[in-house]
Context: one part of a larger RNA
Molecule: large-subunit ribosomal RNA, domain II
Organism: Candidatus Hodgkinia cicadicola
Order: sequence, then structure tokens, then C1' cells
RNA sequence: GUCAACGACUUAACGGCGGGUGCAUAGCUUAAACUCCUCCAAACGAGCAUAGGCGAAGCGAAAGCGAGUCCCAACUGGGCUAAACGAACAAGUCCCCGCCGUUAAACCCGAAACCGAGUGAUCUAACCGUGGGCAGGCCGAAGGACGGUUAACCCCGUCCGGAGGGCCGAACCCGUACCUGUUGCAAAAGGUUGGGAUGACCCGCGGUUAGGAGUGAAAGGCCAAUCAAACUCGGAGAUAGCUGGUUCUCUGCGAAACCUAUUUAGGUAGGCCGUCGCAUUAACUUCGGCCGGGGUAGAGCACUGGAUGGGCGCCAAAGCGACCCUCAACGUCCUCUUGAGCCCAACCAAACUCCGAAUACGGCCGACCAAUGUGCGUCAGUCGCACUGCGAGCGCUAACGUCCGCAGUGGAGAGGGGAACAACCCAGAUUCCGCGAUAAGGCCCUCAAGUCUAAGCUAAACGUAAAAGGAAGUGCAGGUCCGUUGACAAUCGGGAUGUAGGCUCAGAAGCGGCCAUCAUUCAAAGAGUGCGUAACAGCUCACCGAUCUAGGUUCAUACUGCGCGCCGAAGAUGUAACGGGACUAAGCUUAGCGCCGAAGCCGGAAGUGCGACCGACCGUGUCGCACGGUAGCAGAGCAUCCCGCAACCGCGGAAGGCGAAUUGUAAAAUUCGUUGGAGGUUGCGGAAGUGAUAAUGUUGAC
Repeated sequence: GUCAACGACUUAACGGCGGGUGCAUAGCUUAAACUCCUCCAAACGAGCAUAGGCGAAGCGAAAGCGAGUCCCAACUGGGCUAAACGAACAAGUCCCCGCCGUUAAACCCGAAACCGAGUGAUCUAACCGUGGGCAGGCCGAAGGACGGUUAACCCCGUCCGGAGGGCCGAACCCGUACCUGUUGCAAAAGGUUGGGAUGACCCGCGGUUAGGAGUGAAAGGCCAAUCAAACUCGGAGAUAGCUGGUUCUCUGCGAAACCUAUUUAGGUAGGCCGUCGCAUUAACUUCGGCCGGGGUAGAGCACUGGAUGGGCGCCAAAGCGACCCUCAACGUCCUCUUGAGCCCAACCAAACUCCGAAUACGGCCGACCAAUGUGCGUCAGUCGCACUGCGAGCGCUAACGUCCGCAGUGGAGAGGGGAACAACCCAGAUUCCGCGAUAAGGCCCUCAAGUCUAAGCUAAACGUAAAAGGAAGUGCAGGUCCGUUGACAAUCGGGAUGUAGGCUCAGAAGCGGCCAUCAUUCAAAGAGUGCGUAACAGCUCACCGAUCUAGGUUCAUACUGCGCGCCGAAGAUGUAACGGGACUAAGCUUAGCGCCGAAGCCGGAAGUGCGACCGACCGUGUCGCACGGUAGCAGAGCAUCCCGCAACCGCGGAAGGCGAAUUGUAAAAUUCGUUGGAGGUUGCGGAAGUGAUAAUGUUGAC
């Protein structure tokens, strides 16, 4: 891993509600005990027992009173209640079943832990007792002897000596570094290399210390492969607001991820939203009309503030000057500036408003439909939401960001489109059928349907990513000025003189720089547009004439708007920014016709739920509406083991196994064949150890 078997909402008491039976015109009912029967029995067997319970009356804390009572000295007051209203009565109670709650292990499995009583020092830690072990080599302390030396010591030499947590290095003990091993030889080993090796050394045997305790040259180490509190059993099915799992079928309806509160935030309670029942009815929604309040969007500057330019600027403030004054201050005069304020013009505001919508909301009236609403009661689930559009805040007018409001979709929604793609577009799947008609979106091929019609645009493969900005791209529309007294372009010619203007400068002659920029002759010609020279020279332009001839101009005497394109445009595996092929339309704009296209719509048939209709017809009837669905609520069934009552099958072959056919919406059922070899079943009821692809489920097999 697979297969098989086992595996989770139970049982009891009490309480609430619903359903059912009995009794009930105020009742209903027994408990223990006792008696009887035991062929009633799977189980509440029957009788008796009237203690007690619930109900028939309430009020008060109570004594108590009582259709009233309590508060009070007292009520014409107030609380609760009976009675009454209008009709007819005031309805309960025992038991059974179902759902839910409470208490119990309470749907099942799961802790880490806590406590109690015991078992452990054959591992290991420390200690006690008693024993054992340490090849070989090296160094040579104290002390001593002899000799030398000294006045005597000191001192020197030689020899003896054999100290040491001494040195090197086996056994022995340890485990430094690396490698191998890592389902190993091994739940800590092997190899190489290392440390100690007469010591605080190593080892044997016997013994002592025990769990909040021991032992510890101290690492929270060790205490039997277990240690920040051992192990075994017990309390014990501890507790788990947490995770996982929770087993047959069909039908009807169908949520929430919000509010309030919470030692609360992944829990819980009340409310919102769901289901089922009862009651009430049209009270709800939508649409139409009428009546309302508002201060948002917008707008505005009348207030509060902000803020730009101009004008006026008395009073006031500051400064220069003059008068006054011994000086000064104060005061007076004059001028310029600043400037509060006022005026004109143009603005800004969530916490500004002289104004002010659309919507939304409320009330009344009416219409359509009967889908809704409301009240009460039982039972829930939900209180982690997500994206999209719109209105705001926060953020960077960042985020598949965050937080509110309104709406939609997903959640719990399949189908078609969007290449693929919960949340986008279209559209809500009861089942089957149809060359049916359509939506969004499409119609060259992939790929169903137009290589459709008409008119334009685009040349960039634009289409098939992007800005500021840039450009004689191109189309359309308009405008300016020039033009047969000849425009624009081209060609030919002229382009002069005072003068080399003045200054500066080595030089400065139109053309280094500064200043000025006049005048003359002319058809025209700048005190000079650009090149050029050391400076001149030279070339050229403006400007003029001629040739030519019809529109030119847009860089000017003046340009502007619109459509579609161009540049701006750099990334990492491989084209890779149309899904692809490809396309000059199969691109874009406008108009039109046709077609394709979904589980939507329509038509036919069928099923189920709800409702309606039928005078005789009540049926396999007719008609209408509905039938996506998670959590969840409600309803109806299938199957398994066992039991009762009534029946039945079976060695002429039961159950079980294998296979097939048929029936039923399904769970399933029946029949046949075969295997098997002794029990089994039907109808109506009852009662549960009642249904497994999932729990790192348990056990077994492979």
C1' cells in the first nucleotide's frame, strides 16, 4: 500500500415542546409495600394500595387574607390577579413515541501534565569495605661516603643514593581530528591520528544513598538505550473553547461570515438571516399620485479661514526733513515708503455656506398580484468572508493593500463567452427528446457560422502593451498673404559710393570686441547673412533687373482643428505583449442584411411538490405554478441482527458464494443458471451493539 473484519450521537433520571392513545360537562394519576398468575413474557403480567403529584385562585417577603390581595393611617392611587367584554363554557392529566435541554465519560479517538501507593544504584554518580593491575627505556631532588679546600664554615670533585599528581612509550584507561558507516557489524561501531599511562590512576567482588528525593571536580549531568523531576499500577473514560474522524437512499425549503456584550477576539450568549408548526390576514414588496423634513453632489464667497494682482489709503504705526525746545521727549507741518481697512478683478475649503439637486427616507391615497408581511412557539446553523463596480477614509488618488457605505457575483451556482482563468460578460441545471428560435460572444483555418454588402481610413504587421515630449507621415476641414503691373523655384546679371564709419588694436578694411547704424547714387544694394584672410583680397546672402510661366505660400506677412499612423520603447530557459496558423484585411471607422451560438427560451413526452376545477362523470382525469444548492431544518423510504402474532419454503436441495436477466427515481428487490450441503423466509408489528473510500484509525492476511 491493497483486501477483509471491527470502528463514533448511546443509556438513565429530571425538565420543555410537538405527535398519538385513555379518561375528563373539574378532573387525571398512583409510588413503595402486599396479594395472585407464572403457556402474557423479548417487554409496563394482573389486582390491591389514594400516601403523594399535577390541575381547578389569587395576592403578599411573611404571618395572613381571599375574588381579591399587596403598598398605606387611608385611597377616587398604583402592582399582580379573578371576573367581564363578543361568541360559549374554565382544560387538564396518566402513559407511549419524537426532538431538544440539564446532570452524568454523554458522538468517537488524542495530550503535555497532577496526585497516591509501590519497584529500581546488575547501567551510571558519589562513598565504604576487601582485593588486584601498571613491558621497557630516560632524567637524576634530598641525603650520605670519600677526596680536595678552609683558621673553621662555606665551597669544589668523584661515587653511592633514588625523589617526582617527572619524561618517552606498550598493556590498561580515555576519546582529539578526519574518513568510513547512517534500512550500520553496532539504537554510538570500525580505520588512521591522538591524550594519560606511580596516580586527584585503572579494575574485580561485596555494600550504602531513591524520585521534588539521591548523587554531582557543576554539563541540568547521571539515577537500567528513559531525566528541568525515573519506572510500574491506580485516581482515570483526568481535562482538551483545539486538530482529525463520524457509515444507506430520495423529496421540500434553505442561511451566515453582521450588530451588541464578553480576561473577548479561531469560544460563547441575545439579536439579524434559515426551517417547521399554529394564528392573523393583505397588513409586505413593486408601480402611480399627493404631502413632507434634509444640507450631500454641484455651485458660491454673504459668514469663518486661506490666497493672487491692481486702485484708494482719512485715522493709526515706522522712517528722512522742517518748526517748537538749552538738549531730548511730547506736540505741529510736509514728503516718500510700508500697511490694517475699503473698492475692482480672478480663486480655494472634510471640520466655510447667501444657495442647492438627483437619489434615498417617512406619511397618506390608489392599482396589480397572492409570490409576501406580522405575531407566537419548537429546532437550528452563522458571528475567519472574497472579488468586481460605485461613494469616502488610511496608503503614494501604490498593492490580489486596509477600513466603512451602496449594489452584484462567488461562498452554496453547473452551462455559454473571456485562449486557459471561484468573484468579469451572458444566463440560474427536475429527467429525456429537437439539423426549433435566441443571449453574451462570434462567422479565413484550427472551430459551428459571411473569404457578406456599401463607403471611407491605415502601410505601421499599426491592429497584437505605455507617458511627457518630438517630427515637411498621410487624409479631411478651414484660414493667411503673394500672383499675367508676372507670384514660388531655377538660371543669367547687378549687389555700388562717402568709407578702411568711430573707438580699440601690432593689425580690426561689412564680418575679434565696444559705440553708433547716418547719408549719397540708384532698378536695387545692410556702416552688412554666412564662409574666408595675419590684415586685405576672394566667395556668398539680403535687395534689384532679366529669362520663364500659373498658381504659389505655411522655416511666416500666420497658421489652426480633426481622423489614422511614426519615434520616444532595455532582461534574464525559447518565438513568448494576436491562443496559434496566418492576415494588407481575416486591421480600424460608419451603415446594413444574413447566419452560428447555452443545461437560458420555445415545442413534445415523463416524474415529483403545491394549488385549482368537475351538477351526472372522481378518474392511470383536466388545468396552473414550481423543482441549482454548502451549513442547516422538515418529510418519506430501503436494508441488517434479534423478537411477537399469523402463515409458509426446504436433501425432489435452505442459508451463503459466483454469474446473468428483469423491476424500482434511489437505497434495493425478484427470478434464472451454477456452486454449496441444512436450515431459511413472507405479511403485520416490536426492539436495536443497524449501514464505512477516509480518523498518520484497530486487528489479521498478502